[in-house]
RNA sequence: GAGCGGCGAACGGGUGAGUAAUGUAUGUCUAACAUGCCCUUAGGUGGGGGAUAGCCAUUGGAAACGAUGAUUAAUACCCCAUAAGAUAUUUGACCGCAUGGUCGAAUGUUUAAAGAUGCGUUCGCAUCGCCAAGGAUUGGGACAUAUGACAUUAGAUAGUUGGUGAGGUAAUGGCUCACCAAGUCAGUGAUGUCUAGCCGGGGUGAGAGCCCGACCGGCCACAAUGGGACUGAGACACGGCCCAUACUCCUACGGGAGGCAGCAGUAGGGAAUUUUCCACAAUGGACGAAAGUCUGAUGGAGCAAUACCGCGUGAGGGAUGAAGCAUUUCGGUGUGUAAACCUCUGUUGUUGGGGAUGAACACCCUGUGUAGGAAAUGACACAGGCUUGACAUUACCCUUCCAGAAAGUCACGGCUAACUAUGUGCCAGCAGCCGCGGUAAUACAUAGGUGGCAAGCGUUAUCCGGAUUUAUUGGGUGUAAAGAGAGUACAGGCGGUUUUGUAAGUAGGAUGUUAAAUGCGGUGGCUCAACCAUCGUCUGCAUUCUAAACUGCAAGACUAGAAUAUCGGGGGGAUCAGUGGAAUUCCAUGUGUAGCGGUGGAAUGCAUAAAUAUAUGGAGGAACACCAAUGGCGAAGGCAGCUGAUUGAACGAUAAUUGACGCUUAAACUCGAAAGCGUGGGGAGCAAAUAGGAUUAGAUACCCUAGUAGUCCACGCCGUAAACGAUGUAGACUAGCUGUUACAGUGAUGUAGUGGCGCAGCUAACGCAUUAAGUCUACCACCUGGGGAGUACGUGCGCAAGCAUAAAACUCAAAGGAAUUGACGGGGACCAGCACAAGCGGUGGAGCAUGUGGUUUAAUUCGAUGAUACGCGAAGAACCUUACCUACACUUGACAUACUCGGCGAAGCUAUAGAGAUAUAGUGGAGGUUAACCGAUGUACAGGUGGUGCAUGGCUGUCGUCAGCUCGUGUCGUGAGAUGUUCGGUUAAGUCCGGCAACGAGCGCAACCCCUAUCCUAUGUUACUAACAUUUAGUUGAGGACUCAUGGGAGACUGCCUGGGUAACCAGGAGGAAGGUGGGGACGACGUCAAGUCAUCAUGCCCCUUAUGUGUAGGGCUACACACGUGCUACAAUGGUGAGGAACAAAGGGUCGCAAUACCGCAAGGUGGAGCCAAUCCCAUAAAACUCAUCUCAGUCCGGAUCGCAGUCUGCAACUCGACUGCGUGAAGUUGGAAUCGCUAGUAAUCGUAGGUCAGCAAUACUACGGUGAAUACGUUCUCUGGUCUUGUACACACCGCCCGUCAAACUACGGGAGUCGGCAAUGCCUAAUAUCCAUGUCUUAACCUUCGGGAGAGAGUGGCUUAGGGUAGGGUUGAUAACUGGAGUUAAGUCGUAACAAGGUAACC
Repeated sequence: GAGCGGCGAACGGGUGAGUAAUGUAUGUCUAACAUGCCCUUAGGUGGGGGAUAGCCAUUGGAAACGAUGAUUAAUACCCCAUAAGAUAUUUGACCGCAUGGUCGAAUGUUUAAAGAUGCGUUCGCAUCGCCAAGGAUUGGGACAUAUGACAUUAGAUAGUUGGUGAGGUAAUGGCUCACCAAGUCAGUGAUGUCUAGCCGGGGUGAGAGCCCGACCGGCCACAAUGGGACUGAGACACGGCCCAUACUCCUACGGGAGGCAGCAGUAGGGAAUUUUCCACAAUGGACGAAAGUCUGAUGGAGCAAUACCGCGUGAGGGAUGAAGCAUUUCGGUGUGUAAACCUCUGUUGUUGGGGAUGAACACCCUGUGUAGGAAAUGACACAGGCUUGACAUUACCCUUCCAGAAAGUCACGGCUAACUAUGUGCCAGCAGCCGCGGUAAUACAUAGGUGGCAAGCGUUAUCCGGAUUUAUUGGGUGUAAAGAGAGUACAGGCGGUUUUGUAAGUAGGAUGUUAAAUGCGGUGGCUCAACCAUCGUCUGCAUUCUAAACUGCAAGACUAGAAUAUCGGGGGGAUCAGUGGAAUUCCAUGUGUAGCGGUGGAAUGCAUAAAUAUAUGGAGGAACACCAAUGGCGAAGGCAGCUGAUUGAACGAUAAUUGACGCUUAAACUCGAAAGCGUGGGGAGCAAAUAGGAUUAGAUACCCUAGUAGUCCACGCCGUAAACGAUGUAGACUAGCUGUUACAGUGAUGUAGUGGCGCAGCUAACGCAUUAAGUCUACCACCUGGGGAGUACGUGCGCAAGCAUAAAACUCAAAGGAAUUGACGGGGACCAGCACAAGCGGUGGAGCAUGUGGUUUAAUUCGAUGAUACGCGAAGAACCUUACCUACACUUGACAUACUCGGCGAAGCUAUAGAGAUAUAGUGGAGGUUAACCGAUGUACAGGUGGUGCAUGGCUGUCGUCAGCUCGUGUCGUGAGAUGUUCGGUUAAGUCCGGCAACGAGCGCAACCCCUAUCCUAUGUUACUAACAUUUAGUUGAGGACUCAUGGGAGACUGCCUGGGUAACCAGGAGGAAGGUGGGGACGACGUCAAGUCAUCAUGCCCCUUAUGUGUAGGGCUACACACGUGCUACAAUGGUGAGGAACAAAGGGUCGCAAUACCGCAAGGUGGAGCCAAUCCCAUAAAACUCAUCUCAGUCCGGAUCGCAGUCUGCAACUCGACUGCGUGAAGUUGGAAUCGCUAGUAAUCGUAGGUCAGCAAUACUACGGUGAAUACGUUCUCUGGUCUUGUACACACCGCCCGUCAAACUACGGGAGUCGGCAAUGCCUAAUAUCCAUGUCUUAACCUUCGGGAGAGAGUGGCUUAGGGUAGGGUUGAUAACUGGAGUUAAGUCGUAACAAGGUAACC
C1' cells in the first nucleotide's frame, strides 16, 4: 500500500423549489411503538463445520470494468447445546381510562455468543470486544387549538365514509385487499384556484395592531428532473445503488462517465453581494485501546464605511477687527478670533524596543495515594517534570518626531433650522406636496454667506407610524360615500320577574410547561461603548383546588312583554259582481248661414257635398266635478261615483284566558308605480313615433293642425324609479304649547294616529327635537377620494328589452356638503337720473375746416383707441419748433462739475471758400489772471423725446357729486362673517325721526369759501349827474343824492300762521329782493379699470457712447382711391340784398405794445403819430332786434366751394406750405336712410364781442362775455345707468362668467375578435423501464437432515398485480398574441351648435 472484516458515512455543512397541511407552534396521548454508540447487572461467552477475497495461473475489453481455474484466514458465514426473555394454554394477586396493564406460578414451543491484547502463570486476573435483560437518550405515530387570499371557486367525494375478515408494518389505521352497508365533508366556507417553508423572534407602534421570517437557534422539506427499492439501530440516503428523461463530457462507435442548493472559484443574469487564503493551536465530530489520522464543521485572517460602537483631524491666548473674497445707501458691513503671530499638548500616526490571555488536556517521564485482587498488569486521584499557538510584526506597555499626515456632504420659498449678489428670461432648468421660471427669481445656475448632520452626507426602493384614512380598543350612513322599494319568515344573534341546583363561560390560589439565544431589570468583564458573562423575569397552554354575583344549562313559579276572548264605533284597505249621472267624440234628424278653428302673429286643417253654432234622439269608451282637508286606510307600491257579496288590518273599552309563547333576520319566499313584452279583446278622449304648418342662420325642438302604438279589460311576464321623510326594524327614557282624525268618559281628561311651533340635547352647518337626526339596548343592510363605472369579463334570471352580482388597467389633486361675502339673472320689490316719455334744435345726405384710421412715402416723428381716443397732448408744424428722413460735419462733446497744464486775447464786425455748420485771415478789445474768461491734453464723466406707465413717484380720466365706504367697544356665530349700516317713515343725501343688541366714532353728504340777486353804511377818481350854472360833448364849475366801483355789514332760519303726522317732515299761506340746499362755481369718500402719461417733470433697472449723443442745410409732420368722428357754411322769404336809416352791452387786452384825429388807396392796407404802463388813451362800429325799400320760390339777387388775374401784410424766407383784399368764375346742395346726440329757464335756440397762444397764420377750434329768448315733463310700462332690500347660482379673472356632446388630430391603457402559440391540473384508452410482493417447473445449488435415492432451504429464470415515464382522445382552466373592431382616458389656443348653472331664456332631474 491492496484486500477480507468492524464502525462511521442517516451526524456535521448547504438551500427554500415544493408544501395552506402527511408542515409548524402550544398542549395532551402512545395501555399502539422502535432505539446503534452510552450506563447498569454477585448474568453469559460451551461444542463443531463449510466456504471466500487477497495472492497465483489463464483470459475478454479502447476504456469503465471484468471472466475462468487452483489455493487460504478471521471478531466474515453456518449448525448444535444452555438461558433470563418472547409466545400459546391453565391460573393467583393488584391496578386502570373502554380496548386493557403490572407482578407471579405451572406446562409446551422457540431464540445467543468471538475472540484479541497485556500481566503473572497449575490456573487465572485485567482491559477492549461479543450475547441477553433493564435504563437513559433519540426517534416513529395519534388527537385538540391556532396558523394566508379569492364565493366573479357552491357543491365535493367510489377506497370515497363505516363495518367484518385478512395482509402489511417497529407500531395504530382503507395503509392495502375481499365482502357488506351508503355513507362522509360543506355557508363556523367543503371542493377548486392563486400565493407562501413554519416558529423562537425582527421592524414599527402609547397600546391594540400592522409588516417581515436575513444573521443566531428549533422543526420541516429538498439534493439535475421523476420513480424505486437495497443496506442498516436509523435512509427510501447531497459528495450510495437501479431505471426513465433532459443536458454535458470521453470513445477504437462496440460502449462508458457525471451531478457545487458543501468551501473557495468561473460563466451568465442583474441595480447589487467577498479570497481558488491560514490552521486543526482551541471548541466539537468520526474511527481507534492508544499514539494518532480525517474534519472548507470550526477557529482565524483577507475584501466592502454594509451596520453598530468608540476616537481623531488640535487646545489656550490673539483686533490694526490684516489681506483676499462677497456685498454696499460708497459711510461701511460680512467672512471673523477665523487667519497670521505667541504659548502649550501628543489621542491616532511614525521610529525603535518590550510583550500577555486564549494551553486545559491527552501522550510520555518521575513519585505518592485509594479501592479491589493471591499477585502482576490495569483503573481512579494527586504532585512534579517534558511538550503543543493558525491568529501574530496580535492586544497592550515604554520610547523618537512634528500641529505636523487627516472634512466632507446636503440644504437655505412654505411645510423646515438657514439670504444676499450675479447670470438666465415660461428658455435652460427645479420640484416630496403646494408650486417656481415670461428682464429686478431668497424656488433655476454660479458665488459669498448661513443652517443641519458629520467619517460620513444625500438620493432611490421597501415596511411601520402619523392615518380614529377599515375604527376590538377607536368611525360612520337626512343633505358630504353610505338604510336594501316593501313585507313574511327558517337558521343565526339577542332576550322579562323569581326560587333551587349545577359549574361550561367568569373570578382567584397552587402546580407543570413555556428549549437556548433575544427583549426587560439587577450585577460584573473588555480603559468607555458596541460586545460578552451571570442571576431574575417572561400576558400562552395544561392540570388541580376554591367561589357562585352575572351569562349558560336543568327543574319549578309569576304577569308588567306577547297573544287570545267579549263588547263597540270609524275608514278612497283588498277581491268579485251589478249600477248611475255630467262631459268629450261620433251618428241621424230639425233650425240656420259663411265662416269655423288656432296663435305672440300666422298658416296647415274643417266648411256651400251646409261646417262652427243650436235643438232632439241614439251609439260607444274612459274617468268619477262639488263633498275635499294640513283629513282617512294600507307593509310599501298605492287606494276616491253608488250598491251588494266575500275578506285582511288597526284602534277604543273590559281586565276574563294562556304564561315569555318575544325582538331582529343572511339565504329563501311573496308583493312591487310608470314604461315595456306575449296572447286575445276593446278603443271615446289623450298621445311617444310619424306627417304637415309655423318660428329660426339652421329647428330632426319649444307653438299649431292631424295622428299610430300605448293608455282600458282578461291571463301571463318584466322587477326597476328622485320606489324620498333622500331618515332600516323593535323596545325604553327625556320640558311644553297649539290644530286635527277615531274611540271612551257627565266631566276634568285618557288612549291611538296625523300636523305646526319650540326647551334641553345633538349636528360641519342647514336643521332635528316624545312621529328625534336626543340618551341607551338588540339585530340586519350599507360606506371608505374623484373619474374610469354601476362599465368589462364571468355567472344567475328574462321571450326580448334588460335586471342582479361586480372589477382592473389608466388618469386627476381634487370631487363633494353646508353656510358666508360679493358679482350676476331674458328673478322679485322699492327708488333716482335729460334714462325713457313730452318738447325744441341738431348729427347721419352736400361743400369746406379739423382730427383719426388706412394707404402711400426716404420720412410722412411720437403718444391717445368702447363708454373714459378721434377741433385729444398741440393756448396756434413755412425756417425754428422737431423728436422723423436725406446729405454734410464734430467726438470730454451743444450743456454741468473736478483735477492737470498754458495765458492769452472772447463776443461782434469785415473778407475768402462752402448749401450751411465750419475753416482761414484781418479787425476788435470784453473778461479772467489764489471764485466766475479762453484754449489744450487726458481721465472721471456729460448727453439720449432710446426701452419698460406691466418696476415707480407725481398728475389725470372714469364709475360719480352716485350716497355710499369703514372703524372701536359690545353682542351673536366653531368659523368665514353678521349686527351697527337692516326695518317703518322721510329726504337731494347713511338727510333726519321712530323702533331695534347695540352704543358711539371716522371718511363722504350738508355747511364753512368764491361769483350772482336786495338793502344799509364808509369813501368819491379816471366813475356818476338830480338840482344850480356852462358846453357840440359830464366838456367845465359844482355836488355826494342816483348809477357804479372798492371795503365793511344786514338778510332766509321751515323763524311765523293753517292743516296732516308720535316725530322727522310734508302741503298751503303771509311777509319778503329772494322760500324751503334761492341760482352758479370750486370742492370728487373707500375703491374700480395692472385705465392714461418714462414725450411736461422726477425716477429704478436695461440699452447706445467717433453714436440711439451734438451741429448744419434741405425735405417731411400739410401726401390721398377711401372710411369714421367733431365742427363751420348752407339749402333760403321767421330769408337775401341796400355801400339805406337809426338804437342798446358785458367782459377783456395793450410799451418788443394798443394806437386816435387827419391824409392816400375801391379794399386789404399805407403815411403819420396825439394819447395811454390804463374806471383817464387805444383796440372798438357790437350783432341779431327795429324801420324803409326791393327780390316772389327760381339752383334764384339763395349758396358760396373751386379756379383765373391783380394786390396787401408779416417774416432772412410765403414753391412745397401763411392770412387777407379787389375783380371775375359760380360746384354740390331744394332739409338729409338705418341709426343717433344735446337740452328742464335766463336753460335750449339764436346773435355778435373779447382773450390766450402768436412775427404771421390754418381759429370754423378752445376759453370767457353779454344781447334776444322759448316749448314741454301725463307719468315710470319699456331702453340705458346707478342705489337699497330680497331670492336663485355649478360664477369669484366674478355672465365678455361657467360649461356639455358629436366630429377632426395625437398619445395611452383596456374589452371583443376568425383564430394562432403555450402553461397547469385532471379524465378515458394503449404501452410500460426498474423494483417490492405473489405465483411457478423437465433449471441451478458448499454448510443442516438423510434410509445416500433424496429432502429442507436458497438462487437465477419465467409469468402476474401495482407503477415513473411515453403515446393517444375529447374536454377543463389559465396566459401570450392577432387583421379588424368597441367604448374609455389624456392632450394652451381645431369644427359644429349651446344641453346645464339665473325662471339659463321650454324649470331641472329620476
The RNA shown here (small-subunit ribosomal RNA) has 1406 nucleotides and comes from an uncultured bacterium. The coordinates come from a structure-prediction model, not an experiment, and the mean pLDDT is 82.